[in-house]
RNA sequence: UGAUAGAGGCGCGUUAUUCAUCAGUACCCGCAGACAGACGGCAAAGGCGUUGUACGCUGCGGCAAAAGGGGAUAAUGCCGAGGACAGCCCGACUUUUGCAAAGGGCGGUUCGGUUGCUGCGGCCAACAGCCCUGUGACUGUCAUCUUACCGAUGGAGUGCUAUCA
Numbered sequence: 001u002g003a004u005a006g007a008g009g010c011g012c013g014u015u016a017u018u019c020a021u022c023a024g025u026a027c028c029c030g031c032a033g034a035c036a037g038a039c040g041g042c043a044a045a046g047g048c049g050u051u052g053u054a055c056g057c058u059g060c061g062g063c064a065a066a067a068g069g070g071g072a073u074a075a076u077g078c079c080g081a082g083g084a085c086a087g088c089c090c091g092a093c094u095u096u097u098g099c100a101a102a103g104g105g106c107g108g109u110u111c112g113g114u115u116g117c118u119g120c121g122g123c124c125a126a127c128a129g130c131c132c133u134g135u136g137a138c139u140g141u142c143a144u145c146u147u148a149c150c151g152a153u154g155g156a157g158u159g160c161u162a163u164c165a
Base pairs, nucleotide, nucleotide: 001165002164003163004162005161006160009079011078012077013076014075015074016073017072018071019070028062029061030060031059032058033057037051038050039049040048041099042098043097044096045095046094047093082111083110084109085108087106088105089104090103112139113138114137115136116135117134119132121131122130123129141155142154143153144152145151
């Protein structure tokens, strides 16, 4: 220098099943009301479609979900596992000009891991959960100092340990 194999622990992801929540919410149906043109994510122009006895709006009633996120169990892939962020691209009937949600892709940067608290923080229906900021604790690894036991300080995973060449 290269290759192979490993370790950290409430370790990191994925999938399936199930449970609660989402929610008596959306959609749909019925009744009543007001307005004059209105609706199809937001804004403008054109087109297309629906509609003027309202699709739309408001109120009442009836019926009544789902996805995402979460808990549990099981299986499975792994130890930059994986997460986050700048930027770029895709992204709501259609064309153009802009915005742009959820979500997805690219690749640069960054974080050893878990966890408590914190915040006019972000996502979210949510006080769950995830992410981020700050601040503690525990823990693994290496270096330095110290050492009877012990401990202190500091660094980061492109690291550390073992074997082979």
The RNA shown here (Lysine riboswitch aptamer) has 165 nucleotides and comes from a sheep gut metagenome. Its mean pLDDT, the model's own confidence on a scale to 100, is 78. The sequence is in RNAcentral, with records from MGnify.